[in-house]
Context: one part of a larger RNA
RNA sequence: UGACGGGGGCCCGCACAAGCGGUGGAGUAUGUGGUUUAAUUCGAUGCAACGCGAAGAACCUUACCUGGCCUUGACAUGUCUGGAAUCCUGCAGAGAUGCGGGAGUGCCUUCGGGAAUCAGAACACAGGUGCUGCAUGGCUGUCGUCAGCUCGUGUCGUGAGAUGUUGGGUUAAGUCCCGCAACGAGCGCAACCCUUGUCCUUAGUUGCCAGCACGUAAUGGUGGGAACUCUAAGGAGACUGCCGGUGACAAACCGGAGGAAGGUGGGGAUGACGUCAAGUCAUCAUGGCCCUUACGGCCAGGGCUACACACGUACUACAAUGGUCGGUACAGAGGGUUGCAAUGCCGCGAGGUGGAGCCAAUCCCAGAAAGCCGAUCCCAGUCCGGAUUGGAGUCUGCAACUCGACUCCAUGAAGUCGGAAUCGCUAGUAAUCGCAGAUCAGCUAUGCUGCGGUGAAUACGUUCCCGGGCCUUGUACA
Numbered sequence: 001u002g003a004c005g006g007g008g009g010c011c012c013g014c015a016c017a018a019g020c021g022g023u024g025g026a027g028u029a030u031g032u033g034g035u036u037u038a039a040u041u042c043g044a045u046g047c048a049a050c051g052c053g054a055a056g057a058a059c060c061u062u063a064c065c066u067g068g069c070c071u072u073g074a075c076a077u078g079u080c081u082g083g084a085a086u087c088c089u090g091c092a093g094a095g096a097u098g099c100g101g102g103a104g105u106g107c108c109u110u111c112g113g114g115a116a117u118c119a120g121a122a123c124a125c126a127g128g129u130g131c132u133g134c135a136u137g138g139c140u141g142u143c144g145u146c147a148g149c150u151c152g153u154g155u156c157g158u159g160a161g162a163u164g165u166u167g168g169g170u171u172a173a174g175u176c177c178c179g180c181a182a183c184g185a186g187c188g189c190a191a192c193c194c195u196u197g198u199c200c201u202u203a204g205u206u207g208c209c210a211g212c213a214c215g216u217a218a219u220g221g222u223g224g225g226a227a228c229u230c231u232a233a234g235g236a237g238a239c240u241g242c243c244g245g246u247g248a249c250a251a252a253c254c255g256g257a258g259g260a261a262g263g264u265g266g267g268g269a270u271g272a273c274g275u276c277a278a279g280u281c282a283u284c285a286u287g288g289c290c291c292u293u294a295c296g297g298c299c300a301g302g303g304c305u306a307c308a309c310a311c312g313u314a315c316u317a318c319a320a321u322g323g324u325c326g327g328u329a330c331a332g333a334g335g336g337u338u339g340c341a342a343u344g345c346c347g348c349g350a351g352g353u354g355g356a357g358c359c360a361a362u363c364c365c366a367g368a369a370a371g372c373c374g375a376u377c378c379c380a381g382u383c384c385g386g387a388u389u390g391g392a393g394u395c396u397g398c399a400a401c402u403c404g405a406c407u408c409c410a411u412g413a414a415g416u417c418g419g420a421a422u423c424g425c426u427a428g429u430a431a432u433c434g435c436a437g438a439u440c441a442g443c444u445a446u447g448c449u450g451c452g453g454u455g456a457a458u459a460c461g462u463u464c465c466c467g468g469g470c471c472u473u474g475u476a477c478a
Stems, first nucleotide, its partner, number of pairs: 001478002003475003007472007015462002019425005026316008034307002042053002064302007073125001077124002079121005086103007107114002127291002130289003136285002138280003141276001143274001148187006154163003167178003193268004198236007208225002212223003239262001242256005318418001322377007334365003339358002344353003384415001389410007431454007
C1' cells in the first nucleotide's frame, strides 16, 4: 500500500421488511448429470454451466459409430501431356463408384499458340471440428451502469509511499458547494445519440373524412376537401427557469404555481482502471506439437431422440374470478415473388381445388384473445384435467420404421394448490390475454426476440440475511 475481520461509523441496492405471483408435489416439454451403447460427437460446470453455443439433428446438417471405397486427394498454386466446355443416356451396385453408348466441337490468334474448362501423370504440397484458451489475437461473461481508477507539476517522507481523491454539507453520481499544500488534467458520471409523451410548421398518397354533394343492402365507394387522425422531415418545449420555506449569503433539499410532461419525465444504446491464468484453438485467425494409403476425403445405414434414476428451466393443470355453447367489440408491431394468397366450391376437420389482388400506408397472412351479452353445468376426480393408447386421415419432403407436425373418432392417467427450502417483481411494473418474427421444405417452439390488450397490491422502516461504496481500526496474511 492492499486484502481480510462472526471490528466500528456513514450510505446504497426488490438485499431484508411490507405485498402480489410462482418454483419445490403431478403430467408433459426441454437442457444437464449419471447409466447404457458400436456410437449415444464436442464444448459450457457456484453466483456468471444446465429452453446455454443450437435463430430449427428424419437424409443433409454431423464433427460420432458400423460397413463399403479413394490416395496429389472434395479445395489452392505451380510443371508436363491430351481433349473445348457441356448435354442426353444404358448396365452393375445400398450408394460412393466402375464399365459403356450418343450428341457437340465454340472464343482470340502473329497459325507457334493463348484464355476458360475437363481428364490423366509425377512431385512440391493440400487437408485435419486432432491437442494445448495455462503459448496467443479477436470476441464475450462477471463484479457493475457500481462510482470509481489514474496522471503532470509541486509539497511531505531515508524509502515503500502519502498528499491531491481526506474533512463539513449535498447528490443517482469523485454530482456540486465550502474548506484545505496543494494546483490542474485524463479515463469514467452527466450531457451530446435513438425512442416514447405535448404543441407548431411544411407535405397530403396507397393514409384521413369535419363540412358540401352523388351513390349503395352496406363500406371514404365516388366528386371533392387539407380541417382532424396519421405518416415523416424540421422546429418549440423542462432549465430547479418562477414563488415561498429550510440551509452557511453556498451547493442543495421541501412545498407550490403554471404546464402534455418537474426536478435524470419513461425506456434504450452506451460498460472506466482492472478482477476471475473466467469462457471460446469447434465462428474466425494463429505459435508450438501431432496425423499424412490416414487423426485426411467420398458414400450408405445407424447415432446425437437410448432410460432404473437425480437436478435445473418452462408449459398445462388441479377448476365456478371456472369449463362448455351461441352472439358480439376493440390492437400494436411484423412478414410476403423460390413468396403472401382473398371471394367461391369440396371436406366434420387438418386440408384440397382454384386463383382475384399484391414487389405492398394500396393486396394478403389476419379470425386478435382475455372482454361484453345470454344459455348451461352445481362441487363431483366432475361437462375439471388432459397424459397415454387404439383406429382412420392430412401436409411437407427423394424418403416420416428408428425419429415430423397437424386433424377426426375413441380412450380418458396423475393431479383436489404442493415438506424442508427457494425465485421474480416498486407502475403501465407484477399478474393475466393473445399477436408477430427470425431460423425454416416440414417441425419437436411449451424456447427465444419483439408487439400490443386488461391491469393491481405494498414499501412502517434499515435491527437482521446477501452484495456493494467511502472513512477508520486490528492483523503471526500478500
Molecule: small-subunit ribosomal RNA, 3' major domain
Organism: Dyella terrae